A computed fold for a 349-nucleotide part of an RNA from a metagenome, annotated as small-subunit ribosomal RNA, central domain. The coordinates come from a structure-prediction model, not an experiment, and the mean pLDDT is 87. Its Rfam family is "Bacterial small subunit ribosomal RNA". Its family is annotated with ribosome and structural constituent of ribosome in the Gene Ontology. For this family Rfam cites "The comparative RNA web (CRW) site: an online database of comparative sequence and structure information for ribosomal, intron, and other RNAs" (Cannone et al., BMC Bioinformatics, 2002).
Context: one part of a larger RNA
RNA sequence: CUGGGCGUAAGGGUGCGCAGGUGGCCAAGUGUGUCAGGUGUGAAAUCCCGAGGCUUAACCUCGGAACUGCGCCUGAAACUACUUGGCUAGAGUACUGGAGAGGGUAACGGAAUUCACGGUGUAGCAGUGAAAUGCGUAGAUAUCGUGAGGAACACCAGAGGCGAAGGCGGUUACCUGGACAGUUACUGACACUCAGGCACGAAAGCGUGGGGAGCAAAAGGGAUUAGAUACCCCUGUAGUCCACGCCCUAAACGGUGCACACUAGGUCUUGGCGGAUUCGAUCCCACCAGGGCCCAAGCUAACGCGUUAAGUGCGCCGCCUGAGGACUACGGUCGCAAGACUAAAACUC
Numbered sequence: 001c002u003g004g005g006c007g008u009a010a011g012g013g014u015g016c017g018c019a020g021g022u023g024g025c026c027a028a029g030u031g032u033g034u035c036a037g038g039u040g041u042g043a044a045a046u047c048c049c050g051a052g053g054c055u056u057a058a059c060c061u062c063g064g065a066a067c068u069g070c071g072c073c074u075g076a077a078a079c080u081a082c083u084u085g086g087c088u089a090g091a092g093u094a095c096u097g098g099a100g101a102g103g104g105u106a107a108c109g110g111a112a113u114u115c116a117c118g119g120u121g122u123a124g125c126a127g128u129g130a131a132a133u134g135c136g137u138a139g140a141u142a143u144c145g146u147g148a149g150g151a152a153c154a155c156c157a158g159a160g161g162c163g164a165a166g167g168c169g170g171u172u173a174c175c176u177g178g179a180c181a182g183u184u185a186c187u188g189a190c191a192c193u194c195a196g197g198c199a200c201g202a203a204a205g206c207g208u209g210g211g212g213a214g215c216a217a218a219a220g221g222g223a224u225u226a227g228a229u230a231c232c233c234c235u236g237u238a239g240u241c242c243a244c245g246c247c248c249u250a251a252a253c254g255g256u257g258c259a260c261a262c263u264a265g266g267u268c269u270u271g272g273c274g275g276a277u278u279c280g281a282u283c284c285c286a287c288c289a290g291g292g293c294c295c296a297a298g299c300u301a302a303c304g305c306g307u308u309a310a311g312u313g314c315g316c317c318g319c320c321u322g323a324g325g326a327c328u329a330c331g332g333u334c335g336c337a338a339g340a341c342u343a344a345a346a347c348u349c
Stems, first nucleotide, its partner, number of pairs: 004320003007303002011317001013200004020193003024087007033079001034076008048064006090190001091187003094183004102176007109153001114148007124135002161168002205246006214240002219235004257316002260313003265294008274285002298305002322349003331342004
């Protein structure tokens, strides 16, 4: 380079997006790519075809063809490109409407745990497979009242909803993003994808300052055991929470990149609109957008996927190439650090 792939070797954690690549319909012009004819050049040798010379062959000699390229001239105009003009089916805007744990800030609420104080009350409580450590006559556990404080929000709750992903769940207010449906008024290709770049990114971890109820790495103790640096039990510090600043990873998973088009159905469900009916709701019918299940064709090594494709195509990006060594070393960039990103080789099989 040609080729094959990426649900299980291989899809970047996610988005925005410059360069780049790709790009709707109609008309005219130009003639960039493209195509045709001509012409010049494309050294020789080599390769190929034919003939000949060494006894053959290799080798050599001669002739032809070829050298798929480039320049110039003439021409073609479907496609591509550029220029000009137009269009509305892609994309966007406007208006109306409803849905939602989408995000941020503030305030508020009740249940429960714990603790403190007070009342009642007496010998146990707690815990386990069984125990013990532990707590309790200095009055515990239980129960009633009052108070403090932190964290999380039972039921509703759904295979339900929202978000690009991570993720989001008490209530209210304010600020704010997106999607969807309907109307078809406006712009007129404004689009798709995206190396670098920028932003976001669970948990743990780090820095400074707060906070600390419950839980709980580490640690201490009790058991178990041959041992038990564990599993079980009693304690318990970081942490978990808040603010600001870092870290940038994951089974960041649908293990399935994004966009568009096309290709039987059935059933359930969320949001919206319309039709039919009706007093109305609801059921029924149809459409659009989402979330599930089952399947035709097709695909697949099989499992399975199957209008939410892993089917059929097209555009762009990322990535794979036996296992180990190796999510490593070295170097570089980033980071306070922990480390992250990029990423080999020897050697072994």